[in-house]
RNA sequence: UCCUGAAAAAGGCAAACCCGUUGAAAGACGGGGACGCAAAAUCACCGGUCUAAAGGGUUCAUCCCCAUGACGGCGGGAUCGCCAGG
Repeated sequence: UCCUGAAAAAGGCAAACCCGUUGAAAGACGGGGACGCAAAAUCACCGGUCUAAAGGGUUCAUCCCCAUGACGGCGGGAUCGCCAGG
């Protein structure tokens, strides 16, 4: 440096749900809490998924379209990283 792996050791993260804050929403943040994760570390570059405020349309306060919003614990990719074996 590359590959394989979590058996051991040291650790790490934190789903659902609850409370608070924030946002139009999706969601995010903080506290509690652990479903799980060998990258469940970082990054919206590609695909995918979610929401639809503003905008547009409309049979009109109904419905439809739409990302510039979001998801890294959806997949790919890039970068960095602990331990063990080869």
c-di-GMP-I riboswitch aptamer from Azoarcus sp., 86 nucleotides, folded computationally. Its mean pLDDT, the model's own confidence on a scale to 100, is 86. Of the family's consensus pairs, 100% are formed in the model.